[in-house]
RNA sequence: GGAGCUCGAAAGACAAUCGCUUUUUAAAGAGGAAAGUCCGGGCAACACAGAGUACGGUAGUCGCUAACGGCGACCGUUCGUAAGAAUAGGGAAAGUACCACAGAAACAAAACUGCCCUUCGGGGUGAUGGUGAAAAGAGUGGGGUAAGAGCCCACAGCAGGGUGUAGCGAUACGCUCUGGCGGCAAACCCUACCGGUUGCAAGGAGUGCUAUUAGCCUUGACUCGAGGACGCACGCUUACCGCUCGAGCCAUGGAGCAAUCUAUGGCCUAGAUAGAUGAUUGUCGGCCUUUUGGCUACAGAACCCGGCUUACUGAGAGCUCGUUAU
RNA sequence: GGGGAUAUAGCUCAGCUGGUUAGAGCGCGUCACUGAUAAUGACGAGGUCUCAGGUUCAAGUCCUGAUAUCCCCA
Numbered sequence: 001g002g003a004g005c006u007c008g009a010a011a012g013a014c015a016a017u018c019g020c021u022u023u024u025u026a027a028a029g030a031g032g033a034a035a036g037u038c039c040g041g042g043c044a045a046c047a048c049a050g051a052g053u054a055c056g057g058u059a060g061u062c063g064c065u066a067a068c069g070g071c072g073a074c075c076g077u078u079c080g081u082a083a084g085a086a087u088a089g090g091g092a093a094a095g096u097a098c099c100a101c102a103g104a105a106a107c108a109a110a111a112c113u114g115c116c117c118u119u120c121g122g123g124g125u126g127a128u129g130g131u132g133a134a135a136a137g138a139g140u141g142g143g144g145u146a147a148g149a150g151c152c153c154a155c156a157g158c159a160g161g162g163u164g165u166a167g168c169g170a171u172a173c174g175c176u177c178u179g180g181c182g183g184c185a186a187a188c189c190c191u192a193c194c195g196g197u198u199g200c201a202a203g204g205a206g207u208g209c210u211a212u213u214a215g216c217c218u219u220g221a222c223u224c225g226a227g228g229a230c231g232c233a234c235g236c237u238u239a240c241c242g243c244u245c246g247a248g249c250c251a252u253g254g255a256g257c258a259a260u261c262u263a264u265g266g267c268c269u270a271g272a273u274a275g276a277u278g279a280u281u282g283u284c285g286g287c288c289u290u291u292u293g294g295c296u297a298c299a300g301a302a303c304c305c306g307g308c309u310u311a312c313u314g315a316g317a318g319c320u321c322g323u324u325a326u
Numbered sequence: 327g328g329g330g331a332u333a334u335a336g337c338u339c340a341g342c343u344g345g346u347u348a349g350a351g352c353g354c355g356u357c358a359c360u361g362a363u364a365a366u367g368a369c370g371a372g373g374u375c376u377c378a379g380g381u382u383c384a385a386g387u388c389c390u391g392a393u394a395u396c397c398c399c400a
Base pairs, nucleotide, nucleotide: 002321003320004319005318006317007316010313012284013283014282015281016280017279018278020029021028022027031298035309036308038307039306040305041304042303043199044198045197046196050224051223052222053221055195056194057193058192059191060074061073062072063071064070075089076087077086078085079084090190091189095188096187098183099182112129114125115124116123117122139155140154141153142152143151157181158179159178160177161176162175163174164173165172166171203241204240206234207233208232209231215230216228217227218226248267249266250265251264252263253262254261255260285296286295287294288293327399328398329397330396331395332394333393336352337351338350339349345383354370355369356368357367358366376392377391378390379389380388
């Protein structure tokens, strides 16, 4: 100097003037994604959500968590020379379906060609050829036979059962027995686990009357169970509450490989409702340009959190592999 | 704010339970017919099935993510 990989941060600063929102009248005032609404939870209503069916979802192991389809560590597989990356990664030996075209034949047996025997009628064989993504997935060597064939033997592969060592475990490395052993479950299905529905446009708030039967309702479906003014009249409202102190933030210490948990101390940090968080000027910072000057990304909270995904700027740190030079 | 659907030729739409050539109508081009045009007939062109990744021997179709468009709820 080139080609790459990973990680954690930041998201311009200050001042002046004019404005906006909240409220304690003096302060505070968009993000890492506030976005997509793809998952999970809180919260709210109906039983602080009950039973069964149906339906839907998830899928290596161990852990973390309020929870998750998320995260961490590890195992296996695949890709990459490597740094590293990806992984819907249970079951095909419970059953069903499918495997186009080509090919004799597509999972069930058969036999186009070939080989062998023949009394020329036929019989035996399934290694070879060719087709195909895939041909009982059994590869090499030997024996055997009329010709052959796991038909038999030795070694090797795969799967299942038993078992030893290491590990919490997935699994790894072995021993032994059995078996001729295709793919597909992001096809139906089986196994294990999880899931009530609707969403702040949830929902809440006044007075009186009738009934406690029937009926109706309890938020996609059915059955049960349990429960309820659920009905009527008047009145109120583009209003108010819900609304922001919360699985909260910061610092230090401790446990743990890590995710994360925990102790102590400190802090209060938008809450609008058609929607505030802005505009202008000056100086400085970064990049481009000879100068004047130009540019300075993606993007804007709407009940709140934890994740994922996507959009996007310029820097930094660590690491890998070539090349050249010393 | 919340919920749902669609994307295939220039336009409007099919495409079933994955299967070897992705079709139809209108439109477009050439030829025929006609003195000429229209209509009609024949032939033809035109497709990254919105994009990216995955499952599979094989994907428009199945799965995941993204993009764009449309609809509904006070």
Predicted 3D model of RNase P RNA and transfer RNA as a complex of 400 nucleotides. Rfam match: Bacterial RNase P class A. The coordinates come from a structure-prediction model, not an experiment, and the mean pLDDT is 75.